Annotation
A computed fold for a 499-nucleotide part of an RNA from an uncultured bacterium, annotated as small-subunit ribosomal RNA, 5' domain. It matches the Rfam family "Bacterial small subunit ribosomal RNA". Rfam links the family to the GO terms structural constituent of ribosome and ribosome. The coordinates come from a structure-prediction model, not an experiment, and the mean pLDDT is 84. The full RNA is in RNAcentral, with records from ENA.
Context: one part of a larger RNA
RNA sequence: GACGAACGCUGGCGGCGCGCCUAACACAUGCAAGUCGAACGGAGGUAUCGCAAGAUACCUUAGUGGCGGACGGGUGAGUAACGCGUGAGCAACCUGCCUUACAGAGGGGGAUAACACAGAGAAAUUUGUGCUAAGACCGCAUAAGACCACGAAUCCGCAUGGAUUCGGGGUAAAAGUGAGCAAUCAGCUGUAAGAGGGGCUCGCGUCUCAUUAGAUAGUUGGCGGGGUAACGGCCCACCAAGUCAACGAUGAGUAACCGGCCUGAGAGGGUGAACGGUCACACUGGGACUGAGGCACGGCCCAGACUCCUGCGGGAGGCAGCAGUGGGGAAUAUUGGACAAUGGGGGGAACCCUGAUCCAGCGACGCCGCGUGAGGGAAGAAGGUUUUCGGAUUGUAAACCUCUGUACUGUGGAAAGAAGAAAGACGGUACCACAGAAGGAAGCCCCGGCUAACUACGUGCCAGCAGCCGCGGUAAUACGUAGGGGGCAAGCGUUGUCC
Numbered sequence: 001g002a003c004g005a006a007c008g009c010u011g012g013c014g015g016c017g018c019g020c021c022u023a024a025c026a027c028a029u030g031c032a033a034g035u036c037g038a039a040c041g042g043a044g045g046u047a048u049c050g051c052a053a054g055a056u057a058c059c060u061u062a063g064u065g066g067c068g069g070a071c072g073g074g075u076g077a078g079u080a081a082c083g084c085g086u087g088a089g090c091a092a093c094c095u096g097c098c099u100u101a102c103a104g105a106g107g108g109g110g111a112u113a114a115c116a117c118a119g120a121g122a123a124a125u126u127u128g129u130g131c132u133a134a135g136a137c138c139g140c141a142u143a144a145g146a147c148c149a150c151g152a153a154u155c156c157g158c159a160u161g162g163a164u165u166c167g168g169g170g171u172a173a174a175a176g177u178g179a180g181c182a183a184u185c186a187g188c189u190g191u192a193a194g195a196g197g198g199g200c201u202c203g204c205g206u207c208u209c210a211u212u213a214g215a216u217a218g219u220u221g222g223c224g225g226g227g228u229a230a231c232g233g234c235c236c237a238c239c240a241a242g243u244c245a246a247c248g249a250u251g252a253g254u255a256a257c258c259g260g261c262c263u264g265a266g267a268g269g270g271u272g273a274a275c276g277g278u279c280a281c282a283c284u285g286g287g288a289c290u291g292a293g294g295c296a297c298g299g300c301c302c303a304g305a306c307u308c309c310u311g312c313g314g315g316a317g318g319c320a321g322c323a324g325u326g327g328g329g330a331a332u333a334u335u336g337g338a339c340a341a342u343g344g345g346g347g348g349a350a351c352c353c354u355g356a357u358c359c360a361g362c363g364a365c366g367c368c369g370c371g372u373g374a375g376g377g378a379a380g381a382a383g384g385u386u387u388u389c390g391g392a393u394u395g396u397a398a399a400c401c402u403c404u405g406u407a408c409u410g411u412g413g414a415a416a417g418a419a420g421a422a423a424g425a426c427g428g429u430a431c432c433a434c435a436g437a438a439g440g441a442a443g444c445c446c447c448g449g450c451u452a453a454c455u456a457c458g459u460g461c462c463a464g465c466a467g468c469c470g471c472g473g474u475a476a477u478a479c480g481u482a483g484g485g486g487g488c489a490a491g492c493g494u495u496g497u498c499c
Base pairs, nucleotide, nucleotide: 001498002497003496005495006494007493008492009491012370013369014368015367016366017365018363019362020328025326026325027324029323030322031321034067035066036065039064040063042061043060044059045058046057047056048055049054074281075280076279083206084205085204086203087202088201089200090199093198094197095196098194099193100192101191102190103189104188106140108138109137115130116129117128118127119126120125146171147170148169150167151166152165153164154163155162156161177186178185179184207253208252209251214244215243216242219241220240221239222238224236225235226234256278257277258276259275260271261270262269263268283304284303285302286301287300306317307316308315309314334360336359337358338357342356343354344353345352346351373403374402375401376400383394384393385392386391408436409435410434411433412432413431417426443488444487445486446485447484448469449468450467454483455482456481457480458479464471465470
């Protein structure tokens, strides 16, 4: 000098930030991911017409279906690793939504939820039979281009090789759907390109211990296959015996990494809170499914520990999301408001959802700003302290006089933030005008040297102080109190940690 700090004493206001560093301990309760009726069949309600049956329109919606739930938010357990950083490569790859371009959508089929009926169960849930729709599902047709194998040719390179053209062969599409009177809009399928996103490989860098010296059998390589979007012992069969290591293998300990941050003249050292990028994890361990994307925080299955419900047969759960609770701890906040803005998901839109976010609340936790008054005022008042008893000092300090209004209080007005007709949580807030009134607003540490600031009394190696040197045993500037003084100031000290 710095701090995500804590503790002691003290504490007026505002702005901007920050706030479980410990138990990746356990969690009551509420909320945090839905949306689309312009994909579909129903059901319910309202209105109109109608004698009724019913029809039409609108609203709501459990279910089928689509998109989203792989983002956003949290945490740092694990990880010494191509995890991260940096620089390259992929002639070994994928990519929903978006943009551009080309081409296309012919004709059929069988189901199944919902629903009805009948059951099982305490519940969670579930079984059977029957009916039905679609942009759900499945064949067939078509195939320029796409993919596959073959033949021919040209060009090129970076080893395997890559690109293009031609020929005949094989394989694979679709919803002509929804809205609208229509124009049209929104969609569907194939292919190519782009943008953005991801996957993989490699060079270099990345803590401590040698009181860790040898490690290794899918191990190292090959051939063939499987698998993957893709290369690869990634996996498998066979063959060979390799591979790594004092330039530190293996083992052990510790640790998420970086941009940055702190310090320092720099080199360097330390660190990785907040903000931004990457990674990993989601009660513990394992597994796959769906999907463009997951081996998936608020999805599924299995095992385990724990908690809860039970009619004892069986079930339910996962805050390292936002609040909040217990516990641990020196220590860290509200079970708040709003989607107004920014952004995200769905939707043609209206709009819905959004504890992301924007705000408010609490905390001197930090930084910055402001205030606690200004000018005058000597009888140098009283009081205190001290004294050589003359005085000195507190001290222009107070009183008193004249002012001011930052802030405060009251009354009135009142935003920007909203590019667009509407829409402002914050907020009747900031701010403005007028009025009132010095009023409610100063402490903490230190005064032997280092180090700025001295006397008196008490105590008597006691009580105590102390960062180091050291003070205290009868005149202690070092202990305690008082007066005075010094430093900083809504803070001041102490402790801890780093430079």